[in-house]
Context: one part of a larger RNA
RNA sequence: GACGAACGCUGGCGGCGUGCUUAACACAUGCAAGUCGAACGCACAGCACUGGCUUUGGUUGGUGUGGGUGAGUGGCGAACGGGUGAGUAAUACGUGGGUAACCUGCCCUUCUUUUUGGGAUAAGCCUUGGAAACGGGGUCUAAUACUGGAUAUUCUGUUCCUGCCGCAUGGUGGGUGUGGGAAAGUUUUUUCGAAGAGGGAUGGGCUCGCGGCCUAUCAGCUUGUUGGUGGGGUGAUGGCCUACCAAGGCUUUGACGGGCAGCCGGCCUGAGAGGGUGGACGGCCACAUUGGGACUGAGAUACGGCCCAGACUCCUACGGGAGGCAGCAGUGGGGGAUAUUGCACAAUGGACGCAAGUCUGAUGCAGCGACGCCGCGUGAGGGAUGAAGGCUUUCGGGUUGUAAACCUCUUUCGGUACAGAUCAAGGUUUAUGGAAAUAAGUUGAGGGUAUGUGCAGAAGAAGCGCCGGCUAACUACGUGCCAGCAGCCGCGGUAAUACGUAGGGCGCGAGCGUUGUCC
Numbered sequence: 001g002a003c004g005a006a007c008g009c010u011g012g013c014g015g016c017g018u019g020c021u022u023a024a025c026a027c028a029u030g031c032a033a034g035u036c037g038a039a040c041g042c043a044c045a046g047c048a049c050u051g052g053c054u055u056u057g058g059u060u061g062g063u064g065u066g067g068g069u070g071a072g073u074g075g076c077g078a079a080c081g082g083g084u085g086a087g088u089a090a091u092a093c094g095u096g097g098g099u100a101a102c103c104u105g106c107c108c109u110u111c112u113u114u115u116u117g118g119g120a121u122a123a124g125c126c127u128u129g130g131a132a133a134c135g136g137g138g139u140c141u142a143a144u145a146c147u148g149g150a151u152a153u154u155c156u157g158u159u160c161c162u163g164c165c166g167c168a169u170g171g172u173g174g175g176u177g178u179g180g181g182a183a184a185g186u187u188u189u190u191u192c193g194a195a196g197a198g199g200g201a202u203g204g205g206c207u208c209g210c211g212g213c214c215u216a217u218c219a220g221c222u223u224g225u226u227g228g229u230g231g232g233g234u235g236a237u238g239g240c241c242u243a244c245c246a247a248g249g250c251u252u253u254g255a256c257g258g259g260c261a262g263c264c265g266g267c268c269u270g271a272g273a274g275g276g277u278g279g280a281c282g283g284c285c286a287c288a289u290u291g292g293g294a295c296u297g298a299g300a301u302a303c304g305g306c307c308c309a310g311a312c313u314c315c316u317a318c319g320g321g322a323g324g325c326a327g328c329a330g331u332g333g334g335g336g337a338u339a340u341u342g343c344a345c346a347a348u349g350g351a352c353g354c355a356a357g358u359c360u361g362a363u364g365c366a367g368c369g370a371c372g373c374c375g376c377g378u379g380a381g382g383g384a385u386g387a388a389g390g391c392u393u394u395c396g397g398g399u400u401g402u403a404a405a406c407c408u409c410u411u412u413c414g415g416u417a418c419a420g421a422u423c424a425a426g427g428u429u430u431a432u433g434g435a436a437a438u439a440a441g442u443u444g445a446g447g448g449u450a451u452g453u454g455c456a457g458a459a460g461a462a463g464c465g466c467c468g469g470c471u472a473a474c475u476a477c478g479u480g481c482c483a484g485c486a487g488c489c490g491c492g493g494u495a496a497u498a499c500g501u502a503g504g505g506c507g508c509g510a511g512c513g514u515u516g517u518c519c
Base pairs, nucleotide, nucleotide: 001518002517003516005515006514007513008512009511012376013375014374015373016372017371018369019368020334025332026331027330029329030328031327034076035075036074039073040072042070043069044068046065047064048063049062050061051060052059053058083287084286085285093211094210095209096208097207098206099205102204103203107200108199109198110197111196112195113194114193115149116148117147118146124139125138126137127136128135129134155180156179157178158177160175161174162173163172164171165170185192213259214258215257220250221249222248225247226246227245228244229243230242231241232240262284263283264282265281266277267276268275269274289310290309291308292307293306312323313322314321315320340366342365343364344363348362349360350359351358352357379409380408381407382406389400390399391398392397413460415455416454417453418452419451423446426443427442428441429440430439431438432437463508464507465506466505467504468489469488470487474503475502476501477500478499484491485490
C1' cells in the first nucleotide's frame, strides 16, 4: 500500500459498487420453462336464432357461432439463460496452427418441387384394478402425428472413360450405364409453412506446436502397453474397440508415484524485473444427492428428463410409492463472519406465437450491512474585563483561549409544504390506407423517487487512537518490581513524560484502532 474481511469503541446524509472465503452439509414453503387454436379432434361456459313446459322466477332440447376455459394429440423450446468449483496437473486452460478426417436446428441467400393412396391412436364414451402413485380392457375419431407408391438434380452407392490440381493419404470437374432416396398443409386476404440440393453465417467436434505448481525421504514405469495388417464403430481421424503379427514405447531435459490446485483476461504490490492472487465482471472447462447407463434430439456432463444401484428424508390401508435449492428468496447446522420467504416484466435480452400476447427469481429495481471507494455536512464573520470554571504554579502568574458568552449573518444536509421527471426507442388500439405513411388515444416496477421552489431555526449531527526512542505530541496526582504496559528496545523496587486517572497536546476524522493475509 491492498482486502469479498472480522473484532472493539463510535456513528449525520448521499452516489456507485459489493456481501457464506466455513459444511459440493441437510433442507419446510413459494416461485425459477413454457408457448402455439394461423397443425388437430373433443368437452364445457358464453352469445345469437329457435321448439316444448311454465307458477313468467325459470327449465329442457335443436341449429349456428365460440381459444373464453379444460385436459389431450402435434410442433418448437426445454442442450439457452441461472448456480457452484467438488473433481481435474491434462480428454483442462492460454496462445498459434491443421481438418485433403468432420457436423451445424433456427437465420441469410440461390435453384427446383410441393404428386397419389392407406391404416391406426390419444383425448372422449363404457367398464374395471389400486389407500395412493398410477394403471388394465372394450369401443369411436382427427391432424403439419405415422406410413405405402409416383416423380426428381448439382444428393447418394456402384461400372467404365476422361480433364485439371496438390501437401502423403488424395482433392476437384465432365461424360456414361445402373441401383437408392422427398414433401403438409394452414389462413377471409396479404400470408405462414413443407421437401430436395448448393453457398454463407453462427456454433461446435477432433488434432498438432509451445507455455504455466511442489516433491527424488517417489528411479525406474508400461501389456491395449508401442507399432503394423484385416475387421468393427463414429458425423469424423485414431488401440477408440477387436483378431492376428512384431517387441516395442516413456524416463535425471525428472518418466512413474505422492501432495496441493479449476485455467485465463485480469487484480494487488513494485521504479522495474519480479512476487502474490484468480472474490466481483468477461472467456473456457468441469459438476448437479453418490456411482453407473443409455434414450430423444441439429445439439445432452441432459441442475428443475428417463432407467438401475447406494445412502438419506417423507407418505402408506404395509401390498407399494414419492423426493433431490452448487436456481431466487428462506430455514437448521458449521463458523470470527456474509442480506429480503420484496416489486415489475416499464426497459434490455430470451422461448413460443402471423400477431395480440403469455412465460421469464435472466434482467431492471427496491430492502438490509460504514463492507469498500468517492462526495457533503456537523456552521460563517466579528468578539479581550484575555470572564467564570478546570489544570498548573516559583503564588507574581501561566494555560485551556477567540475558545465561550455576546453581536451580525447564512441555511447545504436533515425536517416540512407544493410542483414533479428523463428512462417510451418502440409496441399497441382506432380512423384513412393495398402498403408505406399520417392523425388521435394508450402503455413506468423503480416513484410521488430524483430534481426544483418555499418555510422555520444554529437549530437535529464527533469520535477514535496515541504522546520514552523508533514516531508528531508533557505536566500533575495515584501506585511502589505491586497493579499493570509492551510491535522491537524495554518501563514499574517512593520524585514513573513508558502503569492508572486528570489537564494539556499530536494524528486521522464518520470514522478510528486491533487482528489476519499478500507485496
A computed fold for a 519-nucleotide part of an RNA from an uncultured bacterium, annotated as small-subunit ribosomal RNA, 5' domain.